[in-house]
Context: one part of a larger RNA
RNA sequence: UGACGGGGGCCUGCACAAGCGGUGGAGUAUGUGGCUUAAUUCGAUUCGACGCGAAGAACCUUACCUGGCCUUGACAUGCAUAUAGUAGAACCCUGAAAGGGGGACGAGGUAGCAAUACCAGUAUGCACAGGUGCUGCAUGGCUGUCGUCAGCUCGUGUCGUGAGAUGUUGGGUUAAGUCCCGCAACGAGCGCAACCCCUGUGUCCUGUUGCCACCCCUUAACUGGGAGCACUCUGGACAGACUGCCUCGCUUCAACGAGGAGGAAGGUGGGGAUGACGUCAAGUCAGUAUGGCCCUUACGGCCAGGGCUGCACACGUACUACAAUGCCCGGUACAGAGGGAAGCAAGACCGUCAGGUGGAGCAAAUCCCAGAAAACCGGGCCCAGUUCAGAUUGUCGUCUGCAACUCGACGGCAUGAAGCUGGAAUCGCUAGUAAUGGCGCAUCAGCUACGGCGCCGUGAAUACGUUCCCAGGCCUUGUACA
Numbered sequence: 001u002g003a004c005g006g007g008g009g010c011c012u013g014c015a016c017a018a019g020c021g022g023u024g025g026a027g028u029a030u031g032u033g034g035c036u037u038a039a040u041u042c043g044a045u046u047c048g049a050c051g052c053g054a055a056g057a058a059c060c061u062u063a064c065c066u067g068g069c070c071u072u073g074a075c076a077u078g079c080a081u082a083u084a085g086u087a088g089a090a091c092c093c094u095g096a097a098a099g100g101g102g103g104a105c106g107a108g109g110u111a112g113c114a115a116u117a118c119c120a121g122u123a124u125g126c127a128c129a130g131g132u133g134c135u136g137c138a139u140g141g142c143u144g145u146c147g148u149c150a151g152c153u154c155g156u157g158u159c160g161u162g163a164g165a166u167g168u169u170g171g172g173u174u175a176a177g178u179c180c181c182g183c184a185a186c187g188a189g190c191g192c193a194a195c196c197c198c199u200g201u202g203u204c205c206u207g208u209u210g211c212c213a214c215c216c217c218u219u220a221a222c223u224g225g226g227a228g229c230a231c232u233c234u235g236g237a238c239a240g241a242c243u244g245c246c247u248c249g250c251u252u253c254a255a256c257g258a259g260g261a262g263g264a265a266g267g268u269g270g271g272g273a274u275g276a277c278g279u280c281a282a283g284u285c286a287g288u289a290u291g292g293c294c295c296u297u298a299c300g301g302c303c304a305g306g307g308c309u310g311c312a313c314a315c316g317u318a319c320u321a322c323a324a325u326g327c328c329c330g331g332u333a334c335a336g337a338g339g340g341a342a343g344c345a346a347g348a349c350c351g352u353c354a355g356g357u358g359g360a361g362c363a364a365a366u367c368c369c370a371g372a373a374a375a376c377c378g379g380g381c382c383c384a385g386u387u388c389a390g391a392u393u394g395u396c397g398u399c400u401g402c403a404a405c406u407c408g409a410c411g412g413c414a415u416g417a418a419g420c421u422g423g424a425a426u427c428g429c430u431a432g433u434a435a436u437g438g439c440g441c442a443u444c445a446g447c448u449a450c451g452g453c454g455c456c457g458u459g460a461a462u463a464c465g466u467u468c469c470c471a472g473g474c475c476u477u478g479u480a481c482a
């Protein structure tokens, strides 16, 4: 100087407390361990692995296994030699395919008058290719974490023999090393904040594909058309919030704190992006790059089938429930954000349904996906393993796709399991949040999505407080630790 303490002081955080909803019990989905296996490819393992890499494992993917094949190779560059019925190739044989064997027909470019030379191609040989083989404890790059915590340092000066100290400590204050005051320090840098984006208010501009107040025509109907740009909105510019104003407190003519006015918004308005010096030899050689090592008729390459989906069991994360603030049936209202051409697909017709036929319109503020659902209104159920719950199983179908056996999703009918609120323990959340309801997208032929990322609807309770648990910051103290 650090680190540590079941030392002290001050402070902060959904850390505790106060509340609301869960997990742990059931069934299923998914990931992991274990077991099994020819293989169940590999990696991730406290927080910070376990719906993680994977934003799509039937084939492919695919790296694994079994079997069949290839050997200058699926791919790149170079050298040497050979080469015109050459490259290519319908088709034939063998085969599961890959591969192997044959093969009618049958080309090209550049220079040159031409012969010819070179290129392309093929074959052979040689250099080499190739490796998701090992090492993340040889690395780059990227990432997680402490932590969006308020810290981490430097120059000069001063002090100290020195390691170092000071500055950065102290008194206040703040979300903040934020600011003020003081001070052997004076300044500065990386962080904080601001500058950036979205959102909340207004003004101006804009007026179609958007809008519809007034007017005209039309219609059963604000139904359609015209006219219009007022309103909503689209998306650009500007304004607006700065403790600026008032009062009080603390007061040092301070920073600041509390309240008020005005205001759409008030003290960082809300949200995002943004992650200092460093820590964990943290993670990744399987995204790519890359040193070293290793394989080279195989640890490389191609193909078929299988596996990654295996099941006594254990754990994590979710979904669906156990019901009456509910379930079922009928009616009826209101979104936002997205996607669409090898695409989205309307009206119509067929089918109980999944879906099918057909195809208007739309490269989309125009058309389509597209019915939002919870809510609300009316009716039924009457506390039961039920009109709760839906696992499992049988059967008949639909769709995608060469192909749904291993191993897809969805629909109809039938079947109707566990489950009556969950031990010890444990998680999330402070406001448009939790809880709850639906909608969209990426990946994608299809989909095991209940996952992920977004969007809007309805919309709470509670916080006395900082004694305790956890994590962190500053000062101080002890130490046989570095």
Stems, first nucleotide, its partner, number of pairs: 001482002003479003007476007015466002019429005026320008034311002042053002064306007073128001077127007088105001091102004108119004130295002133293003139289001141284003144280001146278001151190006157166003170181003196272004201239005207233001210229002215226003242266001245260005322422001326381006338369003343362002348357003388419001393414007435458007
Molecule: small-subunit ribosomal RNA, 3' major domain
Organism: metagenome